This is a predicted structure of a 352-nucleotide RNA (Bacterial RNase P class A) from Desulfovibrio sp. OttesenSCG-928-O18.
RNA sequence: GGAGCCGGACAGGUUGUCGCUGCGACGUUUGUCGGAGAGGAAAGUCCGGGCUCCGUAGGGCAGGACGCUGGGUAACGCCCAGAGGGGGCGACCCCUGGAGAGUGCCACAGAAAGCAGACCGCCUGUUUCGGCAGGUAAGGGUGAAACGGUGGGGUAAGAGCCCACCAGGUUGCGCGGCGACGCGCAAGGCUAGGUAAACCCCGUCCGGAGCAAGACCAAAUAGGAAGACGCUUGGCCGGCCCGGCCCAAGUCUUCGGGUAGGUUGCUGGAGGCGGCGGGUAACCGCCGUCCUAGAGGAAUGACAGCCGCCCCGCAAGGGGAACAGAACCCGGCUUACAGUCCGGCUCCCUUA
Numbered sequence: 001g002g003a004g005c006c007g008g009a010c011a012g013g014u015u016g017u018c019g020c021u022g023c024g025a026c027g028u029u030u031g032u033c034g035g036a037g038a039g040g041a042a043a044g045u046c047c048g049g050g051c052u053c054c055g056u057a058g059g060g061c062a063g064g065a066c067g068c069u070g071g072g073u074a075a076c077g078c079c080c081a082g083a084g085g086g087g088g089c090g091a092c093c094c095c096u097g098g099a100g101a102g103u104g105c106c107a108c109a110g111a112a113a114g115c116a117g118a119c120c121g122c123c124u125g126u127u128u129c130g131g132c133a134g135g136u137a138a139g140g141g142u143g144a145a146a147c148g149g150u151g152g153g154g155u156a157a158g159a160g161c162c163c164a165c166c167a168g169g170u171u172g173c174g175c176g177g178c179g180a181c182g183c184g185c186a187a188g189g190c191u192a193g194g195u196a197a198a199c200c201c202c203g204u205c206c207g208g209a210g211c212a213a214g215a216c217c218a219a220a221u222a223g224g225a226a227g228a229c230g231c232u233u234g235g236c237c238g239g240c241c242c243g244g245c246c247c248a249a250g251u252c253u254u255c256g257g258g259u260a261g262g263u264u265g266c267u268g269g270a271g272g273c274g275g276c277g278g279g280u281a282a283c284c285g286c287c288g289u290c291c292u293a294g295a296g297g298a299a300u301g302a303c304a305g306c307c308g309c310c311c312c313g314c315a316a317g318g319g320g321a322a323c324a325g326a327a328c329c330c331g332g333c334u335u336a337c338a339g340u341c342c343g344g345c346u347c348c349c350u351u352a
Stems, first nucleotide, its partner, number of pairs: 001348010012307007020037002023034004039323001043334002046332005051210004063206005068082005083096005097201002102199002104195003119140002121136006148166006167191002170187007214264004224255006232249003235245003271290008309320004
C1' cells in the first nucleotide's frame, strides 16, 4: 500500500417565529407564563415473559413448539462458554436428538436406487456360429448417491473368499473431562446408502383470551324488581245505590342491571448511567446518582438564521443528508437504512 474478518458507537446541534398534545403555576369567560414531547429499529407481529380477566380438585389424551453438552435468565426458539462435523491459506463462518424400531420416498439418467441388480466386458458350458444358459460387482458406462481403499494370495473368471496395511464402525477395558466427548489398548472381517422442514420414535415445555384485557362512576329512552296510593277506568260481592275487597291499567317513590359519556388501567421500570466486587464469558450482587412522551380518529410539525458533516470548485459560491412515526410494558430474533467514526485481528505485496 492492497484485500478481507469480527465487534461497537452515532443517526446533526442550537436560536427565533407560527402551530399541535400532555403537565405545573396564575387567572378562571376566552387565556398568560414556564417546562416536556419518537426509534435503533418505534417496523414485521415471529418467539418469550410481566400484568388482567375467564376456566380450574388434580391428571391425561389430542395438538403445537423445541432438540449436541454445560451455564445465564422472569422466560425463550435468545445469549455465553465448550464438543463434534463441514467450509476458508487465514482472521473467522456455518450446521446439530434418533435412519441398527417400523413404514414411505429417492426426479432424470441408468441393466439395477434396497434383504437390489447382469447393459458392455470377463470366465465356463453349448451352438445351426446369429446366439443361448450359468457364474462374476475386479474393469467400462449412468447418476447427487452403486455395498470400504491399496497391494498380495486365491480362482475357470471373480469377490473380505483369505492375508498385510490404512480408513470407519461395534464391543470390552483403562485414562482425562461435571458433561457433550477425547486419547490409548485389545477383539472379531462388522463395512446394506441417503432422506425425519416425510410419517414416526424418544425427551423437554405449553390451559384459553388479550389493554378494544379489566376495574370504577353513570344520563336520556325502553324494559325489570320492591313499596305506597286506590282520586280515575276495569273486575268481584250485590237486584240497585252506598260501602268493601281484588288484581290489572295508572300515578308516585326507591332499588338494581346496562347503553351513550366520563374516570382509571398508563407508565418509576426484570429502568438508564457511574464505581466496586464475583465470574473465562453471558450475567449477577452492592453502593451512589438520574427521571426520560403517554395520545385516544390519535400531538410530536412548518419556515428562517448560525454552526458542524459530506460532495463539486483555486476561490467566491453552489448542492446534499438515509430507513422510517410510539399506542399496556419489558427481554429477544428478523428485516430496512444516506453516510461517518472507533477498537481488535488475518492474508498478500513492497521498503528498512
Its Rfam family is "Bacterial RNase P class A". Rfam classes the family as a ribozyme. The source organism's lineage runs through Bacteria, Desulfovibrionia, Desulfovibrionales, Desulfovibrionaceae and Desulfovibrio. It is recorded under the gene name rnpB. RNAcentral holds the sequence, with entries from ENA.